[in-house]
RNA sequence: GCAAGUCGAGCGGAGAAUGCGGAUAUGUUUACAUGGAAGCGUUCUUAGCGGCGGACGGGUGAGUAACACGUGGGUAACCUGCCUCAAAGUGGGGGAUAGCCUUCCGAAAGGAAGAUUAAUACCGCAUAAGCCUACAGUAUCGCUGGUACAGCAGGAAAAGGAGCAAUCCGCUUUGAGAUGGACCCGCGGCGCAUUAGCUAGUUGGUGAGGUAACGGCUCACCAAGGCGACGAUGCGUAGCCGACCUGAGAGGGUGAUCGGCCACAUUGGAACUGAGACACGGUCCAGACUCCUACGGGAGGCACCAAGGGGGAAUAUUGCACAAUGGGCGAAAGCCUGAUGCAGCAACGCCGCGUGAGUGAUGAAGGCCUUCGGGUCGUAAAGCUCUUUGAUCAGGGAUGAUAAUGACAGUACCUGAAAAGGAAACCACGGCUAACUACGUGCCAGCAGCCGCGGUAAUACGUAGGUGGCGAGCGUUGUCCGGAAUUACUGGGCGUAAAGGAUGCGUAGGUGGAUAUUUAAGUGGGAUGUGAAAUCCCCGGGCUCAACCCGGGAACUGCAUUCCAAACUGGGUAUCUAGAGUGCAGGAGAGGAAAGCGGAAUUCCUAGUGUAGCGGUGAAAUGCGUAGAUAUUAGGAGGAACACCAGUGGCGAAGGCGGCUUUCUGGACUGUAACUGACGCUGAGGCACGAAAGCGUGGGUAGCAAACAGGAUUAGAUACCCUGGUAGUCCACGCCGUAAACGAUGGGUACUAGGUGUAGGAGGUAUCGACCCCUUCUGUGCCGUCGUUAACACAAUAAGUACCCCGCCUGGGGAGUACGGUCGCAAGACUAAAACUCAAAGGAAUGGGCGGGGGCCCGCACAAGCAGCCGAGCAUGUGAUUUAAUUCGAAGCAAAGAGAAGAACCUUACCUAGACUUGACAUCUCCUGAAUUACCCUUAACCGGGGAAGCCCUUCGGGGCAGGGAGACAGGUGGCACAUUGUUGUCGUCAGCUCGUGUCGUGAGAUGGUAUUAUAUCUCCUACAACGAGCGCAACCCUUAUUUUUAGUUGCUACCAUUCAGUUGAGCACUCUAAAGAGACUGCCCGGGUUAACCGGGAGGAAGGUGGGGAUGACGUCAAAUCAUCAUGCCCCUUAUGUCUAGGGCUACACACGUGCUACAAUGGUAGGUACAAUGAGCCGCUACACCGCGAGGUGGAGCAAAACUCAUAAAACUCAUCCCAGUUCGGAUUGCAGGCUGAAACUCGCCUGCAUGAAGCCGGAGUUGCUAGUAAUCGUGAAUCAGAAUGUCGCGGUGAAUACGUUCCCGGGCCUUGUACACACCGCCCGUCACACCAUGAGAGUUGGCAAUACCCGAAGUCCGUGGGGCAACCGUAAGGAGCCAGCGUCCGAUGUUGAUCUAGUACGUCG
Repeated sequence: GCAAGUCGAGCGGAGAAUGCGGAUAUGUUUACAUGGAAGCGUUCUUAGCGGCGGACGGGUGAGUAACACGUGGGUAACCUGCCUCAAAGUGGGGGAUAGCCUUCCGAAAGGAAGAUUAAUACCGCAUAAGCCUACAGUAUCGCUGGUACAGCAGGAAAAGGAGCAAUCCGCUUUGAGAUGGACCCGCGGCGCAUUAGCUAGUUGGUGAGGUAACGGCUCACCAAGGCGACGAUGCGUAGCCGACCUGAGAGGGUGAUCGGCCACAUUGGAACUGAGACACGGUCCAGACUCCUACGGGAGGCACCAAGGGGGAAUAUUGCACAAUGGGCGAAAGCCUGAUGCAGCAACGCCGCGUGAGUGAUGAAGGCCUUCGGGUCGUAAAGCUCUUUGAUCAGGGAUGAUAAUGACAGUACCUGAAAAGGAAACCACGGCUAACUACGUGCCAGCAGCCGCGGUAAUACGUAGGUGGCGAGCGUUGUCCGGAAUUACUGGGCGUAAAGGAUGCGUAGGUGGAUAUUUAAGUGGGAUGUGAAAUCCCCGGGCUCAACCCGGGAACUGCAUUCCAAACUGGGUAUCUAGAGUGCAGGAGAGGAAAGCGGAAUUCCUAGUGUAGCGGUGAAAUGCGUAGAUAUUAGGAGGAACACCAGUGGCGAAGGCGGCUUUCUGGACUGUAACUGACGCUGAGGCACGAAAGCGUGGGUAGCAAACAGGAUUAGAUACCCUGGUAGUCCACGCCGUAAACGAUGGGUACUAGGUGUAGGAGGUAUCGACCCCUUCUGUGCCGUCGUUAACACAAUAAGUACCCCGCCUGGGGAGUACGGUCGCAAGACUAAAACUCAAAGGAAUGGGCGGGGGCCCGCACAAGCAGCCGAGCAUGUGAUUUAAUUCGAAGCAAAGAGAAGAACCUUACCUAGACUUGACAUCUCCUGAAUUACCCUUAACCGGGGAAGCCCUUCGGGGCAGGGAGACAGGUGGCACAUUGUUGUCGUCAGCUCGUGUCGUGAGAUGGUAUUAUAUCUCCUACAACGAGCGCAACCCUUAUUUUUAGUUGCUACCAUUCAGUUGAGCACUCUAAAGAGACUGCCCGGGUUAACCGGGAGGAAGGUGGGGAUGACGUCAAAUCAUCAUGCCCCUUAUGUCUAGGGCUACACACGUGCUACAAUGGUAGGUACAAUGAGCCGCUACACCGCGAGGUGGAGCAAAACUCAUAAAACUCAUCCCAGUUCGGAUUGCAGGCUGAAACUCGCCUGCAUGAAGCCGGAGUUGCUAGUAAUCGUGAAUCAGAAUGUCGCGGUGAAUACGUUCCCGGGCCUUGUACACACCGCCCGUCACACCAUGAGAGUUGGCAAUACCCGAAGUCCGUGGGGCAACCGUAAGGAGCCAGCGUCCGAUGUUGAUCUAGUACGUCG
C1' cells in the first nucleotide's frame, strides 16, 4: 500500500451534463437576435437514512488430555436467513429521525442545542388458519411423551418498488423439504504411582427460574451421596483425524503441503446486533506497548497478501489480472474480491534432456611412476568426416472462450539459419566398502562413523598422478524407522552371564475333572447401512516421454443393525467319583510349648598335704606365686552346654531342632474304601513366621569374648601370637526384619530307560521262628540312557516334554546411592532415579605363563669337602672425572685379561696444525712420453723447486707405467642392528618341538605326548581311540685307554760285535711312529621286576653298563650383540664427514667396580747336588759349540725347511746344609744409579739386567666363586699375535687329594595336576588417600521470577433483577393520569490490582520444666 462491499428498481436531499420550456432582460422598434428564471423531463454521481452481506473466504496452532477429535448411534429435548414446493394474505392510519440549515464547544478526534424532512426505518388498528396459550376427549405409536382428529375461551401479520401493459421483484402467516448448526451417549487414541485418595453445587430428589432445547445450567429446601489400583485426583507434555515415512508383517515415528473438524485473533473480561458471533480487518472496559497532542485529551492492533526491522543454521515479489473457477450485493448492466488464476526468486523436491558422434598409433608432446628395459593417463588429444537437443537469431502461431471478453503471452508448439561452439562438477580410494602409487611431514601438522592411523621408507595426515562411485549434482550435519529376536503379541529370558520374592497362609484376580441338557456373551458364517473426497493398488486415457493430471474398479482389514450354527470357551440346571477333603486302624520322628530332674567338665570358695616355681610361646615377656601358687585330696557354690550313641540318618514351610521324664499340641506316612461331591491350583495388595548381630526394661553371669589395657612381633603393627578383660552370649517381655536367608534352581499337575545305597511302612513267598528273596507307597543320596545346555553340567528330587499362576531381568560405573514417601526408639529397612562417564563389564571353557599350591624327577643347585675371591701391592679392563683429543662400540646372569692372537710411529677410526680437490683406490674418454732414480735447495714433514742419467713387452693393432685436461664418478670406521643378510651369545646338550590320517569337542582345542614301572634321555616296555612319521636324544665322526696285521727311517736295541755315547755294523723281537683291523653288545650267569623294559650282584676282560674327553646345539625366546670384519636398503657429506703429512692422544687420575698375578711364610725361604716329561715352533727363522761380560747380552758361526739340527737346563720332587717365627734370610712394590736389546725413533710411552732401596701385607666383614678323579690343588713348559713388548689367551705334560648321609631348604630346569581378575604373561595386574588442572551434579549469606491454590479488600465494563423524589414522540384516556421506555442509584456475579495467612528451613528473647 492493499485484502468487504454492494443496492438510486427502498428514501429525502445535493451535484453534473442535457432536452422541453420560456417568465423576464438587452440590442434601434414590429419582425428578428442574444442571454435566460420558474416549471416539467432524461442520463450520470452519491455523503446520509434503509436493506442484504461484514458469522463466508484467507491465516495461525498459543491454549486444550476435553464429548476437543475419530467412529457408530440418539434428540419422542432442539434451531435454521437466503433457496425449493404448497396453502392463504398484502386493508386503513399515526408520530418521529439522520441528512440539509443556523448557533455553539474542541488543537484534534469528535460533540451539543434549535428548526425542518422521507422511506421497503418505526408504532397502533382491522381481518386470519389447531400458528401460540389454558381446559377437557378419542384413536394410534418405539407410551417420562409424540402424532392425527376435533370442542370451548383468549392472543398474534404485512411494504412497497419497476414497467404503457402483460407481468416481474419484494413483504406477512402457516406447513413440508433441503442446507447448515446445537445437545446427549457407547467405544478408541500420551507419560509419571517418587501423584492414592478426590469431591460441597459436590451426588440425587422436590419446586422455581433460565435456554432454541435437556440438564445443578442457576437458585431455595431436603437427603448423604458420587468417583477411584479396569488408575480417580494432581503434575508434565500435546491441536485431533484422513493420511505421511519406515518395516516382510506386526509394529515404530510424524501430523508440513492437500482435505475434514476444533481452538485462537495484542493480553484478560463482557455483552450488543443478528437466522447465525459472545464476532481477525465490529462495540465497551481493564493491562502492556506504539504513535499524535495546543498536555486538556485522543488514535492503533499483518497468526490476510506483499514488504521492513529483529531473531535465527535457515525460508521468496511492496508483481499482473479478475480472462477462467468460485464468493458478496444487485431486476440487470455491473461493482468488489492479495479467494483464485498467473508470472518472479530459490537445484528445496520429483521427472525428463544436454554438455557431442564416428574415425584416428608415431601409441605425439606433457604429467606421474620405474627394476631405467619400460609402463600409464590413452583413441584420450591433435587431425579428418558428421550431427544440432539445448542456448542465439528470423518467420508462423494455438487450446484454455460453443456469440463477445486472454492476465498468462507473441507463451507452448512448428519451420528456417550458422558454428563443436558459451554448457561438469563433487566425493572417496587401511578394513567394513568399489577403488594405489610417489613425494612432503615425523605421535608434529593432522585424520577419524567403528576398529584405529601418525614417533624417518604412512596405500589411513597434506599434495600430485592414477583409479572407483555418482552426475546437474555431490558430500556433510540433524531427525525418524530399519537392521535390533537389543522390551521378544507375532518373537526373548531368570543354576553359574542381568534376573526366583527368606518362607508360608490367604483376599481380589487368573485358571480349572467326567456325563447330559439349555442359553447364545465370546466364536464361525450370510445380509444391510456406514466407513467423505484426495492418497495407496489395478486397468485405461491426456500433456512428444516421464514426473503430473483425468476416468473406472478394487480396497479402506473398522463400527452398527439383523439372521443362521452350537463343536469349543463362558452362563444356567441336573448327575458322577479318578482331583481334594473327612472317618476308621496303625507305626516312626533332635517338629513345637511348658514344668521338673541328672551326671561329666571348667571356674570360684573353704580346709588338708606340699615347695618353688607355674603359665605361655616359633622364641619370649606381660601375668600368677614364699602373704605358699601350680600339683594333689576332701567338702561346698554357681552358671552354661549336653561327650559316646551319630549316620550325605530323622523332623519341620523356611529360619531351624540333639541329656532324661511328664503334660499340652501341629504335621507327614501306610493300610482300608464308610462319607462329602470339584469343595481344586496359584496368588497383586494383606497377615503371620523369620539365623546372627543390634536396641529397650528387668534379672543372671561359670566359661568364652567385640571394645579396652598390657606383653611380644614388626620399618611401623591401632593386626595375626600371648596375659587379662567389659558389653554380649543365658532367661522373661517388647522391638528390629535383614544374610552367600544357597540347591545361588518359585509353586502345582501329568508324562518320559535303568542301576545301586539308605530311612519309615504295607503285602507276598519261605520258615518252627528270625533272616534271605520278590512286589509296592512315601522320603533322602550316588551313577547313568534319551533329551536339554554357550559350556560347565542337569538327568523321575530335571536345568527333559507340556499346561496354569505369581515374582523378576534388559550394557558397565554412578547406585541399591540421592531426593520424596512408608516403617523403626535408634541403628537402619522397604520403595527407588538422574546428571555425568566408559567401550566395554560379564559367563563358561582352551592352550600358555605364574603361585611365599601340590606330587614326581634332575643338575657342583644345596649339603659334605678342597682351593679361592672380597682386605694388601701390582697388572689389566670398565665407570666416573679430566682433557684440544682422552676414537668407537659391548651393560645383570649372557658388558668389564671381552672386540684387541699383542696402541712408542704405523695401526688410528680421535685432537691440533699444514696441504690436495676427478682425488690415496676403480672404470670410461682425449693428449703427451718415458717409467725409474742418485744429488742439491726449501719444509716440522708431506708437498714443492733445481739438475743429471735414462725404458720394457709386442701377434706391430697396441699394452704396461708416468704426467696433463674435461666430466660421468670415486670416497666416507658418517647415521639407523628398531629397515636388513650373514655370524654369534643365552636358556641348554635342557628333552623337548612338530606333523599326517583317524577319533572326540559347536569351537578354541584335545587325543597321540596320558597311566604303571624303568631310564642320562619323548630311551624303552606294557596298557590305552589311536596308528604312524619328522627335527632333536642316542648312534655314526675325532681323540684317548688294549691288542693284531702291515711298514721299519730320521725312531728303537733283546741277541751278536763296537763306541765316551744306539756312536757304528747288524736286526725290526720290544718301545715308538701311522695306516688298516679287532674289541664292549647287558653278549653270559644268579636274583628282583608284570613273562617286559630295566635294575642289583657276579664271571670273563685292557676297558662294563652312553668306558674318559671333544666336535655336534631341535622348534623357538631375549626388536639380545654386531651397519667398526664383510655385504646391504634408505638418509647425509662432496675444495669435505673424502685424501695426505707431522706432532699429540687412545697410557690422563680424587675415586668406585670386575678379572688376574705375587704374597703374607717353616708342607716355607735361601744355597749346593741328583733325577724324570709332553705338546709345539723355526729361513727377513731357530741358532748349537767356542770366546767376552756378574748379568741382560755381545762377537764369530757349525747344523737344520726338521721323528735328523736348534729353541731346550723342565720345575715341583729327592738329598744335603742353613734360617728359627721376626714385618724376618718372609714379601717384593716404589725409587736412585749404571747398563743391555728391538726399532728411523724408547721423553710423553717398551722389555730386560746388575747394584742399592725394601712400601703395604701376619690369611682378609657382610657376601660370594670353582670343582665329584687323573678331577681340584700345585709345578713347570710350548705356541699364536709379534721388529720389540704377557701376570692375558690357547695348549702340554709332572705330582696328585678330600667328600657326597641325603633332597628338608636356596638357585635353575623337566613332566603331571590345581588356582588364576595375568597375556608386555608376577619386573604382571591392581586399591585408596594426597597435590595440581578440568568436567558434571549438589550445598551456600542471599537475590529474583513462574505456576497453582486459600482468605480478605477494592471492584471497571456489562447482563438479569430491584428502586424512587429525574426525564420521555407514537398506545389508552376529554383531562388528570396510566401502560411502557431512558438516564441515575443499588444487590449478586465479575477481569485486573492489593494485602494477609498457610507450608518449609534456620535462629532465639522469653516462658514452662
A computed fold for a 1409-nucleotide RNA from Proteiniclasticum ruminis, annotated as small-subunit ribosomal RNA.
Lineage of the source: Bacteria > Bacillati > Bacillota > Clostridiaceae > Proteiniclasticum.
RNAcentral holds the sequence, with entries from ENA and SILVA.